[in-house]
Context: one part of a larger RNA
Formats: sequence, C1' cells, structure tokens
RNA sequence: AGCGAACGCUGGCGGCACGCUUAACACAUGCAAGUCGAACGAAGGCCCGGAGCUUGCUCCGGAUACCUUAGUGGCGGACGGGUGAGGAACGCGUGGGAACCUACCUAGAAGCGGGGAACAACCAUUGGAAACGAUGGCUAAUACCGCAUACACCCUCCGGGGGAAAGGCUUCGGUCGCCAUUGGAUUGGCCCGCGUUAGAUUAGCUAGUUGGUAAGGUAAAGGCUUACCAAGGCUACGAUCUAUAGCUGGUCUGAGAGGAUGAUCAGCCACACUGGGACUGAGACACGGCCCAGACUCCUACGGGAGGCAGCAGUGGGGAAUAUUGGACAAUGGGCGCAAGCCUGAUCCAGCCAUGCCGCGUGAGUGAAGAAGGCCUUAGGGUUGUAAAACUCUUUCACCGGUGAAGAUAAUGACGGUAACCGGAAAAGAAGCCCCGGCUAACUCCGUGCCAGCAGCCGCGGUAAUACGGAGGGGGCUAGCGUUGUUC
Repeated sequence: AGCGAACGCUGGCGGCACGCUUAACACAUGCAAGUCGAACGAAGGCCCGGAGCUUGCUCCGGAUACCUUAGUGGCGGACGGGUGAGGAACGCGUGGGAACCUACCUAGAAGCGGGGAACAACCAUUGGAAACGAUGGCUAAUACCGCAUACACCCUCCGGGGGAAAGGCUUCGGUCGCCAUUGGAUUGGCCCGCGUUAGAUUAGCUAGUUGGUAAGGUAAAGGCUUACCAAGGCUACGAUCUAUAGCUGGUCUGAGAGGAUGAUCAGCCACACUGGGACUGAGACACGGCCCAGACUCCUACGGGAGGCAGCAGUGGGGAAUAUUGGACAAUGGGCGCAAGCCUGAUCCAGCCAUGCCGCGUGAGUGAAGAAGGCCUUAGGGUUGUAAAACUCUUUCACCGGUGAAGAUAAUGACGGUAACCGGAAAAGAAGCCCCGGCUAACUCCGUGCCAGCAGCCGCGGUAAUACGGAGGGGGCUAGCGUUGUUC
C1' cells in the first nucleotide's frame, strides 16, 4: 500500500460499484424455453336459423369472419444463465498447419412433374391406485415412400452406375418457402513448435505400448479400432509416481526487475445427484431430453411409479461471514412468427448491507467579565478557552408543498411522481473511534502495589507508575476508527 473480508465500538445523506471465499451439502414452493392456425386434420367457444320446452337450458342444421387449443408437423430447447468438482493436459496462452463440417445469413446459376401407403388426434372396447398404457377402426399435411427428370453433384475398372423437391398466403402483381449445387461469411472439429506448480525421502516407465502393411471407422489426419509383421517408444534437459491447481486478459504490490493472485468484467475449458451409454439433430454424447446402474428423497391400493436449484429468489445445514420467495419486458439482446405478437429470473430496474471507492454535511461571523463548572497548582495562579453563553447571519443535505424530465421512434417507461427545478420553515435532525514510555505525533493527577493488569518489539507493575485502571488535558483519523487474518 491492497482486500469479495470478518470482529469490537460508533453511525447523517447521496452517487457508483460489490455481496456463500466454507458443504460440487441436502433442498419445500413459485418462476427461469418456448413459439408458429400464413404447414395439417380435428374439437370447443362466439354468430345465424329451426325444434323441444323446465324461459334459459337441451337437441339439429348452417356459417366460417373472429377466439382458444390437446395432437401431427416445423424451428428453437447445443444459445443465453450457473459452478470450478475434476483435470498438470495441446486444457489454456501464443504462433503456425492440413485431412474437415457448418442450421440460420449472403452472392450465383438450375429445378419444384406425376403418384402412393400410413400414423397420431378422434371413435369403440379394455388394463392400471397412479404414472401410463393395450387392441380394433377412420383421417390430413411443409410428416413418410416410390416413379420421372437432373447441366452441375457423388461413385467409377472411365464402359457406366447412383441420387431430389412442398407447399402456404395473396389485392393474382407477388411474397414466404422447398430441392440440388458452386462460392462467401460465421461458428466449430483436428494436428504441431514454444510457454505453463512442487517433491528424487518418487529412478526407472510402457504391450495398442513404438513403428509399418491392410482393412474398418469418422465430417476429417491418425493405433482411433482390428488382423498381421517388426521391437520399438519415453527418461537425470527429470520419464513414471505423489501432492496441489481451472487457464488467460488481467488484479495487487513494487522505482523497476520481480513476487503474490486469478472475486466482480471479458475470452477459453470442464461439469450438471454419482458412474456409464447412446438416440435425435447442422451442431450434444445434451443443466431444467432419453436409457441403464447406484446413493438419497417422495407417492403407492405393495403390483409399481416420481425427482435432481453448481438457473432467479428462497429454506435447512456448515461457517467468522455474504442480500428480496420484489417490478418490468419500457430499453438492449435472444427464440419463434409474414405480421400482430408471445416467451425471456438473459437483461434493465428496485429492495437489503458503511463491504469498498468518491462527494457532501453536522453550521458561519462577532464575541474576554478570559463567566460558571471541571482539572492542576508553588494557592499567587494556570488550563479547558473564542470554546460556551450572547448578538448578527446562512440553509448545503435531510424535512414539507408545488412543477416535473431525458432515457422513445408516430405510439409504447418497470424505474417513478424518480432525477432536476421552484417555494417554505428553523441552527433547527446529524460525531465518533483509537492513541499519548521509546520506535511514534501527543502529560499531569488520583487509584493500585510483581496484585489487578498492559504488550507489535524493547519491555512496564514489588508505595511517589507520563507504560495497569479512572479523570482532566493533548495527538491522530473521521462516518468512520481500531483489531484480527492475508499479499507485496
């Protein structure tokens, strides 16, 4: 000098930041990822007509303008948000590389012809306490499957072979789409050089191990995997083992070199109750998806089921210690949608906390009879001290009343009747903490008597203690001041 601090005493206001460092301990409750009816069938509501009547209900038919949606389908749930357990590693940082993928976006040049069979929803029957099903039947599509065509595309022994599509809305002008393909952009996967903690009281380690051939696999190079062949590969420039640790931009300190550190913000990585696995998909081996095993919790009709806050709040526990079960999508951004819009605990705000930084205030001027009181005293006085009182002023902040934004663009403001401005009242509401032996700024009296106690080091205290306790006085900092911890 610094701190994500804590503790003790104290505490007026505002701005801006920050806030589980410990149990990656367990979690009640609510919310945190949906959206599209302009892909699709259907149902209901609303509306119209008729019938029955119990006069506000039931049935039948119609209309599709509007509204709602369980289901099929599309896109998004791989982003955003959290945490740092693991990992000493191409994980990260930096600089290179070649054998790759890339939804949405963008530029170019082609195409969208003609058919078919289903499955949900629904209906019927039926199982189960529930979760959830089973069987039969009907049906649509931008869902699924053939046929045709295909310059370009893919495979090729260069002869040839293979493979596509979907429609919706419309004011009929178009527009949103679909399929295949060539580029771009962006994201990502992979490889390598160098750098990246400690221990030798860890000296040898390794069998897919090291290399080759062939095959498989992958979007892609590769022992990535398999078969065969060879016997290699790493290591005192520290292999292996053990311990510790997310890495970086940065942050703190320091004149620098360096040392320490990696909260908040940003980039990358890893993880999502523990372990394993794949599915779908452009992208996951997927926090709020699936399956299996395990521990734990809950429901049960005992047959069987349900769950995963290291999302935002919140609870218990642990701890010296860390906040509200708040408001809004107004802004910025994201998802879906032609749009209107819907969703968004991302975000923007508000609440709590002197946790930090910064600013302001707790009044200003005059005022000597140097008042009273306190303390000391050589009893003369000294000091507190212009301090107070008193007089004259001012009104920052806070308070009361009024006006009232920018942030938003034609409209839309959670914040918020907030900030700011105007007016009003009255010195009125607002000072503490530590220290005073030396280091180290600041001294006397009383009490105590090696006791009680102090203490960072030296050391004080055993009857005159500037070192303990109190008082007066003084010094320092100030809405803080000290102590403890920790880093330089």
This is a predicted structure of a 488-nucleotide part of an RNA (small-subunit ribosomal RNA, 5' domain) from an uncultured prokaryote. Its Rfam family is "Bacterial small subunit ribosomal RNA".